[in-house]
RNA sequence: CCAGACGGUUGGACGGCCGCUGGCGGGGUAACCUGCUGGAGGAAAGUCCGGGCUCCACGGAAAUACGGUGCCGGAUAACGUCCGGCGGGGGCGACCCCAGGGAUAGUGCCACAGAAAACAAACCUCCUUGGCUUGCCAAGGUAAGGGUGAAACGGUGCGGUAAGAGCGCACCGCCUCGCUGGUAACAGAGAGGGCAGGGUAAACCCCACCGGGAGCAAGACCGAAUAGGGGCGGCCGGCACUGUGUGAAAGCAUGGGUGCAGAGGUUUUCCGGCUCGCCGCCCGGGUUGGUUGCUUGAGGCGGGUGGUAACAUCCGUCCCAGAGGAAUGGCCGUCCAGUGCUUUCGGGCAUGGACAGAACCCGGCUUAUAGACCGUCUGGAAUU
Numbered sequence: 001c002c003a004g005a006c007g008g009u010u011g012g013a014c015g016g017c018c019g020c021u022g023g024c025g026g027g028g029u030a031a032c033c034u035g036c037u038g039g040a041g042g043a044a045a046g047u048c049c050g051g052g053c054u055c056c057a058c059g060g061a062a063a064u065a066c067g068g069u070g071c072c073g074g075a076u077a078a079c080g081u082c083c084g085g086c087g088g089g090g091g092c093g094a095c096c097c098c099a100g101g102g103a104u105a106g107u108g109c110c111a112c113a114g115a116a117a118a119c120a121a122a123c124c125u126c127c128u129u130g131g132c133u134u135g136c137c138a139a140g141g142u143a144a145g146g147g148u149g150a151a152a153c154g155g156u157g158c159g160g161u162a163a164g165a166g167c168g169c170a171c172c173g174c175c176u177c178g179c180u181g182g183u184a185a186c187a188g189a190g191a192g193g194g195c196a197g198g199g200u201a202a203a204c205c206c207c208a209c210c211g212g213g214a215g216c217a218a219g220a221c222c223g224a225a226u227a228g229g230g231g232c233g234g235c236c237g238g239c240a241c242u243g244u245g246u247g248a249a250a251g252c253a254u255g256g257g258u259g260c261a262g263a264g265g266u267u268u269u270c271c272g273g274c275u276c277g278c279c280g281c282c283c284g285g286g287u288u289g290g291u292u293g294c295u296u297g298a299g300g301c302g303g304g305u306g307g308u309a310a311c312a313u314c315c316g317u318c319c320c321a322g323a324g325g326a327a328u329g330g331c332c333g334u335c336c337a338g339u340g341c342u343u344u345c346g347g348g349c350a351u352g353g354a355c356a357g358a359a360c361c362c363g364g365c366u367u368a369u370a371g372a373c374c375g376u377c378u379g380g381a382a383u384u
Stems, first nucleotide, its partner, number of pairs: 001380010012335007020039008041355001045366002048364005053215004058272006066211005071085005086100001087098004101206002106204002108200003123146002126141007154172006173195001174193004179188003219292004229283007236255001238260005243254004262276003299318008336353001338351005
């Protein structure tokens, strides 16, 4: 100097004029005026995960269904997130990627091509024997060579054989066994064995672990009702005691009370607890208002300690939007990042700044992004 990898910061600045709004004051009966101070992001987007908070659902335990995650260890409020490692793959490398448990529990699938795609197979070739029409046929052997395919019952080499083949041997691979290191996933070396049941689970499935629902338009309070409304119909309504009404009494009515039984809430069972009528039609009052939830937080920033790190902890410091149909803005001027042209190298002219607007809050992931800057590392060239 060129090319690349990873990480981080920023994503305009200043001044003037006018305007909107939260908080804290002052003046004013009020409308309003005025001083100080704050006011849209790194993604506010997507609504894909996880929670805080609120309310509801009967709750606890076990199982089933459904859904989610899937190597090991750690961090976290938690996660499907993050950090570190292991294994596999890509790259010269820095680094990057993995929907990473199980194919010996079972089922399914592997098109076409090919002889044959799973306890599979012989198209061509090779070898032996026989026949004969001398280049063909038949029988036997073979799976080393060739072909097909994404993939063909281990690979390379040597020996051996009629030709071949783990047939034998060496190394690799595979299986079994223990030893060493590591918390572990795993790794290493060794012993024995001629020895592997192909792939696919982002197919069904098996295994392990986890899992209520709805959501600030959740909720709470105030206010508000000819009205704690009225009428009609249907179905159901166990037993005992008791109360009430009626009746001279017997009885009748009674969704009153108590006890027992029964039924219901939930996919099933057990335990505990709660409730005791349900359905439909018509008339009609209120609810469209106000206050709150609403921003002090698993908070930001700086530093110390521990840790490889994610992060934890301690000290100090700060308050950094809270609208309510939705404020956080508009105009002008100057400067500036970038780009193009030009230059007497002082500069000049033109153009020009991306993606994009909070709505209960927070931790992540994903997607979009004109540019500017910083750091670390890798490869290459040249010079010293």